[in-house]
RNA sequence: CGGCACCCAUCGGGAGAGAGUCGGAGAAAUAAAACGACCGCCGAAGACGCAACCGCUACCGGAAACGCUCAGGCAAACGGACCGAUGGAUGUUA
Numbered sequence: 001c002g003g004c005a006c007c008c009a010u011c012g013g014g015a016g017a018g019a020g021u022c023g024g025a026g027a028a029a030u031a032a033a034a035c036g037a038c039c040g041c042c043g044a045a046g047a048c049g050c051a052a053c054c055g056c057u058a059c060c061g062g063a064a065a066c067g068c069u070c071a072g073g074c075a076a077a078c079g080g081a082c083c084g085a086u087g088g089a090u091g092u093u094a
Stems, first nucleotide, its partner, number of pairs: 002093004007088007018039001020038004040074003046070001048067002053062003
């Protein structure tokens, strides 16, 4: 110098599912959002697990893009696992 691993920052890409019904509610075109209730759905923030898989004789430990649907979400916006690029720091390596 280069490679690899993890973390941070910036930029780009980034799915799924009701613009649901009723009420407050009168007026202002409509709608959305917030509040209360009801029903239907989604899974890619997070959490959780009876969990594939990994370490291990076992116990035990780790744990997925799997499961679950508490949370979150179901026009746009915001968010978004994950991927790419750039930069930074740490470790490691012939």